[in-house]
Formats: sequence, C1' cells, structure tokens
RNA sequence: AAGACGUUUGGGCAACUGUGGCGAAAGCUACAGCACGCAAAGCUAUGGGUCUACGGCUUGAUCGAGCUAUGAUUGCCAAGCCGCCGUC
Repeated sequence: AAGACGUUUGGGCAACUGUGGCGAAAGCUACAGCACGCAAAGCUAUGGGUCUACGGCUUGAUCGAGCUAUGAUUGCCAAGCCGCCGUC
C1' cells in the first nucleotide's frame, strides 16, 4: 500500500418533536430540544422499490375519480466513489 474482520481509542451522523422558510405535494432546509438508532446513517438518483401528482392524458353534468415523473426518498435494497481507528 491492498484486502478481510471489527468498534475498543478519539470521534462522527442524527430518528423524533417544536419554530421559521421553500415546495402543488411528497419532501427539503435553518435553529433549538432530545437521542430512535447507524461501522460508512459520508457522497452519487446509475438499477430496482416506495411516496407525491403541479402539469399532461382519460373519465365525469358538477363535486370528483383513474393513469403518468420530469419531482422526492442514499436512515428502503443494490451498485459506484471517497474515508478515521484497531486486529489479522
């Protein structure tokens, strides 16, 4: 250096709740509280799954209903990339 296994050193992230903002929504984000948990709960939407439906299409007398990501989710599962410490 590389690989495998792991968390024991020092640490890291932060589920959830509240408030503000963005968004049609799903959801995201900042701060605060708390700590569900995570050995990549670091990054990437590449594949699959799941969520939403502004818009589009169909239906409908109206109210509505159905389908559809270009939207979202990396703390759903894979894949790729980067990475601390320890042992072998």